[in-house]
RNA sequence: GGGAUCGUGGGUUAGCUUGGUAUACUCACAGCCUUGGGUGCUGUAGACCCUGGUUCAAAUCCGGGCGAUCCCA
Numbered sequence: 001g002g003g004a005u006c007g008u009g010g011g012u013u014a015g016c017u018u019g020g021u022a023u024a025c026u027c028a029c030a031g032c033c034u035u036g037g038g039u040g041c042u043g044u045a046g047a048c049c050c051u052g053g054u055u056c057a058a059a060u061c062c063g064g065g066c067g068a069u070c071c072c073a
Base pairs, nucleotide, nucleotide: 001072002071003070004069005068006067007066010026011025012024020056028044029043030042031041032040049065050064051063052062053061
């Protein structure tokens, strides 16, 4: 220098192909249960790498950038 894949709560992750309420686990907090703790149950809070475009509507489609991993040179 060229190419491929990827970027989503504190951590992990589904959803992208086929645009329409952001999913689940874990952690945190609160409640129930317990003499207390643990287990179990219920609830709450927390996220789409940045920017522009298309669209009634973008995590998803398109352009540009940033970052990570791998391959070629």
Predicted 3D model of a 73-nucleotide RNA (transfer RNA) from Halobacteriales archaeon QH_7_65_31. Rfam family: tRNA. Rfam classes the family as a transfer RNA. About the family: Transfer RNA (tRNA) molecules are approximately 80 nucleotides in length. The prediction has a mean pLDDT of 80. The same sequence occurs in records of 3 taxa.